This is a predicted structure of a 366-nucleotide RNA (Bacterial RNase P class B) from Enterococcus sp. LJL90. The gene name in the source record is rnpB. Rfam family: Bacterial RNase P class B. Its Rfam clan is "RNaseP clan". The family's RNA type in Rfam is ribozyme. Its family is annotated with ribonuclease P activity, tRNA processing and dimeric ribonuclease P complex in the Gene Ontology. About the family: Ribonuclease P (RNase P) is a ubiquitous endoribonuclease, found in archaea, bacteria and eukarya as well as chloroplasts and mitochondria. Its best characterised activity is the generation of mature 5'-ends of tRNAs by cleaving the 5'-leader elements of precursor-tRNAs. Cellular RNase Ps are ribonucleoproteins. RNA from bacterial RNase Ps retains its catalytic activity in the absence of the protein subunit, i.e. it is a ribozyme. Isolated eukaryotic and archaeal RNase P RNA has not been shown to retain its catalytic function, but is still essential for the catalytic activity of the holoenzyme. Although the archaeal and eukaryotic holoenzyme s have a much greater protein content than the bacterial ones, the RNA cores from all the three lineages are homologous -- helices corresponding to P1, P2, P3, P4, and P10/11 are common to all cellular RNase P RNAs. Yet, there is considerable sequence variation, particularly among the eukaryotic RNAs. The sequence is in RNAcentral, with records from ENA.

[in-house]
Parts: sequence; structure tokens; C1' cells
RNA sequence: AUUUUCGGGUGAUCGCGGCUAAUUUUUUAGCUGAGGAAAGUCCAUGCUCGCACAGACUGCGAUGUCUGUAGUGUUCGUGCUUAGCGAAACCAUAAGCUAAGGUACCAAUUUUGGUAACGGCAGAAAAAACAGCUAAGGCUUCGGCUAUGCUGAAGUAUUCUUGAAAGUGCCACAGUGACGAAGCGUCUGGAGAAAUCCUGACGGUGGAACGCGGUAAACCCCUCGAGCGAGCAACCCAAACAACGGUAGGGGCACUCUUUUUAGUAGGAAAUGAACGAAUGAAGGAGCCAGUUUUAACUGGAGAUAGAUGAUGACCCCUGUUUAUUUCUCCCUGGAGAUGAACAGGACAAAACAUGGCUUAUAGAA
Repeated sequence: AUUUUCGGGUGAUCGCGGCUAAUUUUUUAGCUGAGGAAAGUCCAUGCUCGCACAGACUGCGAUGUCUGUAGUGUUCGUGCUUAGCGAAACCAUAAGCUAAGGUACCAAUUUUGGUAACGGCAGAAAAAACAGCUAAGGCUUCGGCUAUGCUGAAGUAUUCUUGAAAGUGCCACAGUGACGAAGCGUCUGGAGAAAUCCUGACGGUGGAACGCGGUAAACCCCUCGAGCGAGCAACCCAAACAACGGUAGGGGCACUCUUUUUAGUAGGAAAUGAACGAAUGAAGGAGCCAGUUUUAACUGGAGAUAGAUGAUGACCCCUGUUUAUUUCUCCCUGGAGAUGAACAGGACAAAACAUGGCUUAUAGAA
């Protein structure tokens, strides 16, 4: 330095919330009451509602009900490459972690370290018809004719290679030209009979003039993945008040799971009826953990909402410093341990639907 575990204990007094029992009538007694991260909200699962789609059911009629997330892609997300690891029962996967390699930038300087809304704008080859210029050579009536030379057509049609994917565009004005194997003027050098061609330098316009340019936060293409969205303030019930509404208030909400009942009730396409089908309350059963203990029983498991779990004090525990006594090391110095005393200190920090991973903070001890 890194990783893992712990990160205080036992009583008492008063106070606060919940539950249980009793009834002295609102008091008494008992039990119980926040973390390893409760934080961040990075990712996901459960749950609830809505939307989309598929299938099924009832019915004259689907806009209703139930089950599900398969499939599709004019949808949504994702991205350096490769490999591995990666939770909630398994598989799988997310955030994330690890390793190797690449690119860009920054710092240091020669070692190296850090950051990154870093997938794709690639590389080559290449005509002809036709039109025009020149006339070396050849021919010639000596006036000229003629391309096998050159220019344009055109670095176009077209062809090939690599890659998962490189197609179409854009860079106003100015400038010949703004990315196309493009490109104006002057001059040097070279080739040539000429027409013309090649190379180099300078100049003009402009922010930029060919730099393995820039742009995909341009349209789009490719890889991989996925039903989408919102969220407990979800959602449900609902008094005074007949109906409607949804206020006060209650549930959701408390260790986990499950059975019965309330109830096939209320409700349920403006009448009927069908499919379907609650809320709220009540009574049980099984299991897990902790404690007490008569070993077989009892008690308990936070549930608030302007949001309880606090304050005081005692003892113990842990850490450090100083000091006293004592033991061991042959003696001294020194070192290690044990038993006391005094002083100081004990971090980060608080449930709000539940859970899993990740990340961050953390005195001290092992």
C1' cells in the first nucleotide's frame, strides 16, 4: 500500500413511536425500535399503473376481460478492438472490473503516467466513337495532302482489391479550382520537328489551396441488444351527505410464504345479461431468525409522515501518552510482557416500497 472482518457492550433515570395485556377510565406493566454503507441514484430485478403488439374468452356488437412479450422494424438504445470476469435460485445480461493491443490529446522528459460522446468518409487500374491542333517521316501536279505525334472527349464510361460497414452530400462570398488520381498565371530545367508534355519555384483569391484535409452533433451504413414509459407522492378505499366527486382520513406499510372467509359480493359496451372480478375486515396453517428457559413452551421481528428511535449519568471494552511495581533475557544499558494509576481519544454517518450489483466516505483494531 492492497484485501477481508469488526467497527462498541451492560444497567439505571426521565422522555418519544409501535405492539401486547389489564381496566384503577386513562392510567399501569411488559416487549420492541436505524447501517456497512441506510449515502450516490450508475445499473438492474420484483411490484403497481399506462401505452404498443400477439393470442384467447364472452357477447348481436369489443372500445371489455384474461394471459403473455413471441415477432416485426419507416422503433428505441449501443460503440476503440479482442478476451475473460460480472448479482438478484439457474442460464443470460446491465452498470462495472481485469488483461493485452491501437488512435488522439495533455503532463513529464528521454523511462512513463493520465484523459477521451475514440464504429464507418479506404486503396488502385482505365477506354472508345467523335471533334480539333501540328506535319517530322512519306507522297506530290510544288499549291499542298496525310497521323503512327498531340489536345479535348476524360481521369469520364467502366474494372479490381481490402473491410462488419467507406454510398450520396456539404465547406457561403472571393477564387481557375474547396477534395475531383481537381487546379489559373509567371518563370527555371528537361523531352520534342512542331503542336504539346513532365518537373520545380513563386504569385493571386481565401479562415483553409490537396495537408494518409474537415464534416456522420450531415443524410445514411454496420455491429450488438431490447416491447416502451412513469413511479409508493405508484396504486386502492373513502366520512360528514341520497347520488356524483374524491376532501379529511385509512390502506399500500412490515420477518417470509400460504389457506379459508368477507365474495363469485360491489362492479362489469347509457336497458337486460355474459366473460371477468375487487377493496376492506376477520379466522387459521407452515417456515426463518433472536432472546428467555421448566427442553418444551413463551416472547419478539422499526414503520414514521412535518416525519419517533433522544437526553443524562455509571461501569466495562478498544487505542495512544506518561508513570509505579514486578517477571524474563547471565549483569548493566536496552528490549519484551503482566498488574495498577492519571490524562486524552473512539471514525464515516441515519430507515421512508423491497431487493441485488457497482461507486464514494471512513478514527481505530485484528